[in-house]
RNA sequence: AACUGCAAAGGGCAAACCCAUCGAAAGGUGGGGACGCAAAGUCACCGGUCUAACGGAAGCCGCGGUUCGGCUUCCCACGACAGCGGGACCGCCAGA
Numbered sequence: 001a002a003c004u005g006c007a008a009a010g011g012g013c014a015a016a017c018c019c020a021u022c023g024a025a026a027g028g029u030g031g032g033g034a035c036g037c038a039a040a041g042u043c044a045c046c047g048g049u050c051u052a053a054c055g056g057a058a059g060c061c062g063c064g065g066u067u068c069g070g071c072u073u074c075c076c077a078c079g080a081c082a083g084c085g086g087g088a089c090c091g092c093c094a095g096a
Base pairs, nucleotide, nucleotide: 003095004094005093012037013036017032018031019030020029021028022027035083041089042088043087045086046085047084048081049080050079055075056074057073058072059071060070061069062068
């Protein structure tokens, strides 16, 4: 240095759930809490998943029509997830 994670040492992180807070939401952050994790450290590059505000479409309504507005449904990532898989970068201890 590579490989590996049986055992050991020092430890580290923290799912669900609860509280606060930010957000349209998904979700994020802080505190509590531990299901788990040897990269559960970092990065949305590829696939995947979640959300659908903005924008778009259709229908209905306000009006007879257009515009406009409201409601419902559908589409859409430029929003997220690194604890879904791959990839990139970096790192502690040990050697069955």
This is a predicted structure of a 96-nucleotide RNA (c-di-GMP-I riboswitch aptamer) from a Rhodocyclales bacterium.
The sequence was found by an Rfam model in a public genome assembly.
The source organism's lineage runs through Bacteria, Pseudomonadati, Pseudomonadota, Betaproteobacteria and Rhodocyclales.
The prediction has a mean pLDDT of 88.